[in-house]
RNA sequence: CUUUGAGAAAGGCAAACUCGGCGAAAGCCGACGACGCAAAGCCAUGGGUCUAAAGUCAAGGUCGUGACUAUGACUGCCAGGUUGCCGGA
Numbered sequence: 001c002u003u004u005g006a007g008a009a010a011g012g013c014a015a016a017c018u019c020g021g022c023g024a025a026a027g028c029c030g031a032c033g034a035c036g037c038a039a040a041g042c043c044a045u046g047g048g049u050c051u052a053a054a055g056u057c058a059a060g061g062u063c064g065u066g067a068c069u070a071u072g073a074c075u076g077c078c079a080g081g082u083u084g085c086c087g088g089a
Base pairs, nucleotide, nucleotide: 002089003088004087005086012037013036018031019030020029021028022027035076041082042081043080045079046078047077048074049073050072055068056067057066058065060063
């Protein structure tokens, strides 16, 4: 440098549930807790998924409903980029 991941060692992350907070929601943060993870480190770049406050439109008719829409999110959905611990070859 390339490749690989063992019932090895050292360490790391933390799903669901519950509680508190933020948010219109999706979701996020903290605590608790471990289902899992060898990049479950980092980057919303491509695809995908979720939400629809504001906005637009529609039918009603004054206040709600429905449709569309990301400028809001998800990297623990898949790619891509980038950095990296330990062991084997």